[in-house]
RNA sequence: GCCGAAUUAGUUCAGUGGUAGAACAGUGCUUUCGUAAAGCACAAACGUGAGUUCGAUUCUCACCUUCGGCU
Numbered sequence: 001g002c003c004g005a006a007u008u009a010g011u012u013c014a015g016u017g018g019u020a021g022a023a024c025a026g027u028g029c030u031u032u033c034g035u036a037a038a039g040c041a042c043a044a045a046c047g048u049g050a051g052u053u054c055g056a057u058u059c060u061c062a063c064c065u066u067c068g069g070c071u
Stems, first nucleotide, its partner, number of pairs: 001070006010024004018054001026042005047063005
């Protein structure tokens, strides 16, 4: 330099154009003499910028970062 893949919550992952979800972690409450465990509730995210569309996490383009391959 070229090619490909990935990028969603603090972490690991779903989500094929129409209200963004789970587990663990976090906070609060209940329970207990107390702790752990358990139960209930709460908070928390679509890498950046454009384009297409009535509507984009999703489709297209460029860029950032990470990983792999070729030279």

Transfer RNA from a Candidatus Tayloriibacteriota bacterium, 71 nucleotides, folded computationally.
Its Rfam family is "tRNA". It is annotated as a transfer RNA. Its family is annotated with triplet codon-amino acid adaptor activity in the Gene Ontology.
The organism belongs to Candidatus Tayloriibacteriota, within Bacteria.
The prediction has a mean pLDDT of 82.